[in-house]
About this RNA: Transfer RNA from a Blastocatellia bacterium, 74 nucleotides, folded computationally. NCBI's taxonomy places the organism under Bacteria, Pseudomonadati, Acidobacteriota, Blastocatellia.

């Protein structure tokens, strides 16, 4: 230097061909149970979707700049 992917909650991670209200699952908080703790059962809070600009009525999703991280070739 070329050339692919990948960034979404503290942690794994979906999310289909762009539609308005972004999943689970562990974890966190509470209450039930417990003599009390785990377990378990039910609620809950957590998110600028890596950061900008552009299409578009409407963008996690399409396009592009630029950072990050992996792998590939040289």
């Nucleotide at each position: 230097a070329g050339g692919a992917g990948c960034g979404u909650a503290g942690c794994u991670c979906a999310g289909c061909u762009g539609g308005a209200g972004g999943c689970a699952g562990c974890g966190c908080c509470g209450a039930g149970c417990u003599u009390a703790c785990a377990c378990c059962u039910c609620g809950g809070a957590g998110g600028u979707c890596g950061c900008g600009g552009g299409u578009u009525c409407g963008a996690u999703u399409c396009c592009u700049g630029c950072c990050g991280c992996u792998c590939c070739u040289a």
The same sequence occurs in records of 2 taxa.